[in-house]
Parts: sequence; C1' cells; structure tokens
RNA sequence: CGAGUUGGUCGAGCUAUCGCUUAAUUUUUAAGAGGAAAGUCCGGACUUCAAAGAGCAAGGUGCCAGCUAACAGCUGGGGAGCGUGAGCUUACGGAUAGUGCAGCAGAAAAUAUACCGCCAUUUUGGUAAGGGUGAAAAGGUAAGGUAAGAGCUUACCGCUCAAACGAAAGUUUGAGGCAGUGCAAACCCCACUUGAAGCAAUGCCAAGUAGAGAUUAAAUUGUGUUGCUCGCACAUAAUCAGGGUAGGCAGCAUGAAUGUUUUGGUGACAAAACAUCAAGAUAAAUGAUAGCUAAAAACAGAAUCCGGCUUAUAGACCAACUCGAUUC
Repeated sequence: CGAGUUGGUCGAGCUAUCGCUUAAUUUUUAAGAGGAAAGUCCGGACUUCAAAGAGCAAGGUGCCAGCUAACAGCUGGGGAGCGUGAGCUUACGGAUAGUGCAGCAGAAAAUAUACCGCCAUUUUGGUAAGGGUGAAAAGGUAAGGUAAGAGCUUACCGCUCAAACGAAAGUUUGAGGCAGUGCAAACCCCACUUGAAGCAAUGCCAAGUAGAGAUUAAAUUGUGUUGCUCGCACAUAAUCAGGGUAGGCAGCAUGAAUGUUUUGGUGACAAAACAUCAAGAUAAAUGAUAGCUAAAAACAGAAUCCGGCUUAUAGACCAACUCGAUUC
C1' cells in the first nucleotide's frame, strides 16, 4: 500500500416564529416514532376461563457446560465440514427395540454370490486383487508378498478393549487382524419440556329495550377456554325468529426499566452504590418556514409491554485480527 475477517457508532442537532398532542405547580414550563417501530417467527409478563387436579393423546427441543423470568435465544468448550488464514456453517441423541425404503443399472443391494477376468494338475479346483454397474458391493489407501490373490504382512485411517487427562462432550497413548451398508429433514425409540385464548384480554359507569316468544334435550343427564377419560364445580344448554345498544372511563405506561461507577467472571452476565423518569394517540398527535453545523440522504411511522431471532438499509466512521507485495 492492497485484499479480506470479526465487532461496533451515527443515520441528525441548535436557535427563532407559527401550529398539533400529553402532563403539571396551568395562558407558562417540560416532553413528544426506530435500529430495525418491520415480519408476527419464538419466549414470557399481565387478564379471563377458574372453585383444585391427574392420566392419555398431541406438540416442542435434541453434542457438553453455563447465563437468563423464559426460550428454538446468548456465552464458552467439543465433533464434523469449508477456507492459505483471520474465521464461517452446523436439522450434532439412537440404525443390535421394531417396522420401512434404497428405482434404473449391475452377476449380486443384506440369510451374498461369481458376469467378464486371473492362476493351476484346466475333469475340476483356487480367487475376490483387476474390469463393469451404482450414492453405496462385506473394512479403505499404499507397499511387500503369492501359482494367481486375499489383513497374508507392514504403515496410516477405521473397529474393539484398556489406561491417563477433562466437570462433561471428548482428546491422547497402548494392545488386538478385528466389524454385516446407508437413510430417523422416514415411521419410531430415548431424554427433557408444554393448559387455552388474548388489550378487539378484562373491569366499571350511563342510556335503552322485550328480566318478552317458539322448538329440542335432560339427572345413569347437560354445561364448563386444544382433543379424550377420570375427578371437581355449576344447573341449564343448543337452535330459530325478533327487539335494544355501538357512548364514556379504566386497563395506558415505574418497568424482569435506563445510565454511570466499583467488584466477581474467559464470557454471556451477576451483585452493590448513586442518579434519571425519555410518546400514550383513538380514524389516529410529533409539522411548516428561516439561519447555522461539510451533508442530512437509504430502509422506513409506536397502538398492552418486555427479552430475542430474521429481513431491509444511502453514506460516513472506529477498533482488533489475517493474507499478499515492497522498503528498511
């Protein structure tokens, strides 16, 4: 100097005038859309069913350990794969509990055989190294050896056993010629885990009508927020036709909150102290003009709230690390 990898910051601010919403000590003051507010994909808080539950089914997750209110999230570690590397990805439990699938090709696709071939003593016997087919052919690759071959022998990998290290997943070492293929993102088995619905939840007030009608079922019955059974609670439930209302208030923002510092931890995070109160609209508020700051652009607008993940994103910037070239 160039090319990369990982993590992060900003993405608007100040002044003046007018305008909108909220709050209050009320004609003044203060505040007023995001890093993703998007997706509605996870997990919860909260509300109701509800006066308790249990079992089955069904669902979710799937290496190990930790963090968290919790999670399919995050952190650290391990295995496998990719990359020269920094790093990245991971649907990563079990194939001897059982069932199922592997078309075509090929001689043969799991109770193995011998199509071509090689060797021989060529009647016959030995062989599974070579060829062919296939994703996959009964350990693999290479060398030696043999009549020709084969773990027959050796090296490495694989498989089995043992020891050491590690909390664990696993790693290393040694010994032994030693194993019936793959798929569970097939059904399944194993371990852990899971009520349902949702702020249009729910509660209160005012007003108004028809606390009126018809039909069906019923106590060995019916109803009750996934389905089934038991239990528990209640005594009505369903259908048809008709009548009234569509208003207001609460929920509504003090929260597993935010910021700084210290301590502990590899880290995610935790604890303590101090400080702060950062939008609550309801057909939907946060705008317009002018000046200054280099420029103000992309993706894009809250509607119960919070913790994550995923997706979109103009431009500017910071830090650490890797590789290459050149110079000293």
This is a predicted structure of a 328-nucleotide RNA (Bacterial RNase P class A) from an SAR86 cluster bacterium. It matches the Rfam family "Bacterial RNase P class A". It is annotated as a ribozyme. The sequence was found by an Rfam model in a public genome assembly. The model forms 97% of the base pairs in the Rfam consensus. The prediction has a mean pLDDT of 76.